[in-house]
Description:
A computed fold for a 78-nucleotide RNA from a Solirubrobacterales bacterium, annotated as c-di-GMP-I riboswitch aptamer. Of the family's consensus pairs, 95% are formed in the model.
RNA sequence: UGUCGCAAAAGGCAAACUCGUUGUGAGGCGGGGACGCAAAGCCAGGGGUCUCGGGUAGGAGAUGGCCCAGCUGCCGAC
Numbered sequence: 001u002g003u004c005g006c007a008a009a010a011g012g013c014a015a016a017c018u019c020g021u022u023g024u025g026a027g028g029c030g031g032g033g034a035c036g037c038a039a040a041g042c043c044a045g046g047g048g049u050c051u052c053g054g055g056u057a058g059g060a061g062a063u064g065g066c067c068c069a070g071c072u073g074c075c076g077a078c
Base pairs, nucleotide, nucleotide: 002078003077004076005075012037013036017032018031019030020029021028022027035065041071042070045068046067047066048063049062050061051060052059
């Protein structure tokens, strides 16, 4: 540097549900929780889904734990 995540170890994240809080809403944030994750780190550029709104069309948003693209990266094996 490349490929890989079968084995080991160190550490990391945290679905459902729940409590608080916030938002018209999808949802967000914090505590508990532990289904899972080798990028479940970042990014809303493309697609998907969802919400508000409107009235059939322009708009405003949510989701990175739906997929693709982009950026960065721990440990180890070969």